The prediction has a mean pLDDT of 80. Predicted 3D model of a 264-nucleotide RNA (Bacterial large signal recognition particle RNA) from a soil metagenome. The model forms 93% of the base pairs in the Rfam consensus. Its Rfam family is "Bacterial large signal recognition particle RNA". From the family's description: The signal recognition particle (SRP) is a universally conserved ribonucleoprotein involved in the co-translational targeting of proteins to membranes. The sequence is in RNAcentral, with records from MGnify.
RNA sequence: CCGUGCUAGGUGGGGAACUAGCGGUGCCCUGCACCCGCAAUCCGCUACAGCGGGACUGAAUUCCCUCUCGAGGUACGAUCCUGUGGGACUGCCUGAGUCAAGUGGCGGGGAUGGUCAGGUCCUACGCGACAGGGACCCGCGAACCCGGUCAGGUCCGGAAGGAAGCAGCCGUAAGUGGUCAUCUCUGGGUGCCGUGGGAUAGCCUGACCGGAGCUAACUAGCCCAGUGCAAGCUGGAGAAUCGCGAUCGACAGAGGGUGCACGG
Numbered sequence: 001c002c003g004u005g006c007u008a009g010g011u012g013g014g015g016a017a018c019u020a021g022c023g024g025u026g027c028c029c030u031g032c033a034c035c036c037g038c039a040a041u042c043c044g045c046u047a048c049a050g051c052g053g054g055a056c057u058g059a060a061u062u063c064c065c066u067c068u069c070g071a072g073g074u075a076c077g078a079u080c081c082u083g084u085g086g087g088a089c090u091g092c093c094u095g096a097g098u099c100a101a102g103u104g105g106c107g108g109g110g111a112u113g114g115u116c117a118g119g120u121c122c123u124a125c126g127c128g129a130c131a132g133g134g135a136c137c138c139g140c141g142a143a144c145c146c147g148g149u150c151a152g153g154u155c156c157g158g159a160a161g162g163a164a165g166c167a168g169c170c171g172u173a174a175g176u177g178g179u180c181a182u183c184u185c186u187g188g189g190u191g192c193c194g195u196g197g198g199a200u201a202g203c204c205u206g207a208c209c210g211g212a213g214c215u216a217a218c219u220a221g222c223c224c225a226g227u228g229c230a231a232g233c234u235g236g237a238g239a240a241u242c243g244c245g246a247u248c249g250a251c252a253g254a255g256g257g258u259g260c261a262c263g264g
Stems, first nucleotide, its partner, number of pairs: 001264006009057003012030004020046005034054005063257006072248003076243004081238002084235003089232002091229001093226003097222002101219003104215003113209008121198006127191002130187006137178004146171004154163003
């Protein structure tokens, strides 16, 4: 140096999450790189860190180490979007109160204010209207126990005459019907009513004095209360973009390293 046969090793790797930590199943990124069983309310291990069984390859393009590159992921920061929670601190909105700067309204045909008088308020009396009751008026109205007149009939009488008295008629009592006016009683959510007394804060009317303001509808200011308003503030969750290169890092490339036995 070559050939043959073994062994170590290899037959994917990485990220986040989970975990005391390691690995796997699951998700994601790369990539093509065995099979079977276990396994997310997990499965199996202990810093030499999947467990159990089998198959292939095998000391080099394939194993190990270092460096370069860098897909991709995560962290940090900024901006922005979507959803959700908090609370009356600020702002907005709504309402009450106050004020009188602005607008408006009233005002020299006289503001605020003052004086006087009257009304509105209370009470007593009076008058009236209304409502109801009663009286009065008209009518109806009693078989008999209301009246007058009493046919017929009855009774007394010798007669003349007299007596009681039903029906009818007339009139009326109790009762009942009606109604303009008149009288009386009662009532009050009654009256541009009268008289007297009382009250006097407000409002209205009139007269007089006086001489310029009054009002608070709107805007603004102040103050109080309410209301979470895809406002500010604040807590959480999720996504996008940019930055910092902080971290891990596949694939690829470059370099280096690494057994045993036999034979030639």